RNA sequence: CGAGCAGACCGGACGGUCGCGGCGCCGCGAGGCGUCGAGGAAAGUCCGGGCUCCACAGGGCACUCCAGCGGGUAACGCCCGUCCGCCGUGAGGCGAGGACCAGCGCCACAGUGACGAACCGCCGCAAGGCGGGUGAAACGCGGCAAGCUCUGGAGGGAGAAAGGUCAAGCAGGGGCGAUGGUGCUGCCCGCACCGCCCCGGGUCGACCGCUAGAGGCGGAGGGCGACCUCCGAUCCCCAGAGGGAUGACCGUCGCGCCGCAAGGCGUACAGGACCCGGCUUAUGGUCUGCUCGGCGU
RNA sequence: UCCCGGGUCGUUCAAUGGUAGGACAGGGGCCUUUGAAGCCUCUAAUCCAGGUUCGAGCCCUGGCCCGGGAGCCA
Numbered sequence: 001c002g003a004g005c006a007g008a009c010c011g012g013a014c015g016g017u018c019g020c021g022g023c024g025c026c027g028c029g030a031g032g033c034g035u036c037g038a039g040g041a042a043a044g045u046c047c048g049g050g051c052u053c054c055a056c057a058g059g060g061c062a063c064u065c066c067a068g069c070g071g072g073u074a075a076c077g078c079c080c081g082u083c084c085g086c087c088g089u090g091a092g093g094c095g096a097g098g099a100c101c102a103g104c105g106c107c108a109c110a111g112u113g114a115c116g117a118a119c120c121g122c123c124g125c126a127a128g129g130c131g132g133g134u135g136a137a138a139c140g141c142g143g144c145a146a147g148c149u150c151u152g153g154a155g156g157g158a159g160a161a162a163g164g165u166c167a168a169g170c171a172g173g174g175g176c177g178a179u180g181g182u183g184c185u186g187c188c189c190g191c192a193c194c195g196c197c198c199c200g201g202g203u204c205g206a207c208c209g210c211u212a213g214a215g216g217c218g219g220a221g222g223g224c225g226a227c228c229u230c231c232g233a234u235c236c237c238c239a240g241a242g243g244g245a246u247g248a249c250c251g252u253c254g255c256g257c258c259g260c261a262a263g264g265c266g267u268a269c270a271g272g273a274c275c276c277g278g279c280u281u282a283u284g285g286u287c288u289g290c291u292c293g294g295c296g297u
Numbered sequence: 298u299c300c301c302g303g304g305u306c307g308u309u310c311a312a313u314g315g316u317a318g319g320a321c322a323g324g325g326g327c328c329u330u331u332g333a334a335g336c337c338u339c340u341a342a343u344c345c346a347g348g349u350u351c352g353a354g355c356c357c358u359g360g361c362c363c364g365g366g367a368g369c370c371a
Stems, first nucleotide, its partner, number of pairs: 001293010012253007020037007039269001043280002046278005051159004058189004063155005068082005083097001084095004098150002103148002105144003115140001119132005163208004172199005180194004201370002215236002217232006254267005298367007307321004315351001323339005344360005
């Protein structure tokens, strides 16, 4: 210098002028002042939990998921360590990685033969033994379980439009049932309740849930690590909307590209909607460590 | 928020895990005086990335895109 591998971090800063939402204070009111105001993915809704209701959650079957070994965690299909296998020259990467000695199924082409047996050559009286070619796999307990299945383990259902309170408004009619129906996503039992379906009618409002939490920051200690424990009274409070706010413009600086220069252009992906832990996808850049190759000293 | 269904030539449909096939459309040719019809022939695809397998449109995982449905009171 070129080509790569792994990890970490940032996601612009400051000032000004208008504008918006929550909360507090002031004001009779219009409004004013103060303070706070999206993300690493807020996304896809793919996993796991918290929370709420339904028997505070029951039994059996079916169904679905997981799978070396050990650990972390509230939990996981996530993460960490390690063994083995595969890929790569390497740094490293990937792995649904239990069991075809229970049974069933499949094994194209090639090949005598794909589990039923059996071709060619040699040895041997024979039984049989050894070797060969084809193929992913050849009598050897053949290969395939991301084929059915078996083993071990896990899973009750619905979801914030959950659920609760208040208010407004209307019009009832028909059908089917207590050997029935609903909760209970499929079946049986059990428990609880008394309705269920169709047509028609009314409304589409307010409040709670609603945000302070498995929270963040700093320090000490333990552990290879994921992570855990303790301390911090004079560490922090960090969105809670409901047609749904967080924006626009200007200036200076930062970063990248172009240009001899003055300077010009660009500055990604994208936005909460009950809340967390993950995974995956989209996306601009910076730094660190390492590998391989070339050149120079 | 929750639950379903589907992506294959330009279009519309197929394909027990074993060479992706038809119809319409398009190009060329035959037939015909010419055109249509008919016949022959050619081009053309598995949404994307991995994995399982000897082998994947089909099986599994993740993603992208499209379409549909449920939910108030009484």
Predicted 3D model of RNase P RNA and transfer RNA as a complex of 371 nucleotides. It holds a member of the Rfam family "Bacterial RNase P class A". About the family: Ribonuclease P (RNase P) is a ubiquitous endoribonuclease, found in archaea, bacteria and eukarya as well as chloroplasts and mitochondria. Its mean pLDDT, the model's own confidence on a scale to 100, is 78.